[in-house]
C1' cells in the first nucleotide's frame, strides 16, 4: 500500500426493507425477603448509537472521508 468486516449503555450482543419512545442479558444503585449472605423478587440510574459531512420530510440504518481494531493479499 491494496482489500474484506466491525465499531450502539461499563461488558457481551439485539436492533427485520430508513419512520415517529434506541433495547436486551450481565454488572451497578435503591427496595423487599433473611437471624445475616447468596439466590430469587420488584424498581431505578446509565447512549451525542467511533468522528465530521452529505442524501431524505425524516437516518443507528444510506453515501463520502478519517479514526480505532480483527482478518485477506502485496
Nucleotide at each position: 500500500g491494496c482489500u474484506u468486516g466491525c465499531g450502539u449503555a461499563g461488558c457481551u450482543c439485539a436492533g427485520c426493507u430508513g419512520g415517529u419512545u434506541a433495547g436486551a442479558g450481565c454488572g451497578c444503585g435503591g427496595g423487599a425477603u433473611u437471624c445475616a449472605u447468596a439466590a430469587c423478587c420488584c424498581c431505578g440510574a446509565g447512549g451525542u448509537c467511533g468522528g465530521c459531512a452529505g442524501u431524505u420530510c425524516g437516518a443507528g440504518c444510506c453515501u463520502g472521508c478519517c479514526c480505532a481494531c480483527a482478518g485477506g493479499c502485496a

This is a predicted structure of a 74-nucleotide RNA (transfer RNA) from Andalucia godoyi. It matches the Rfam family "tRNA". The family's RNA type in Rfam is transfer RNA. The prediction has a mean pLDDT of 81.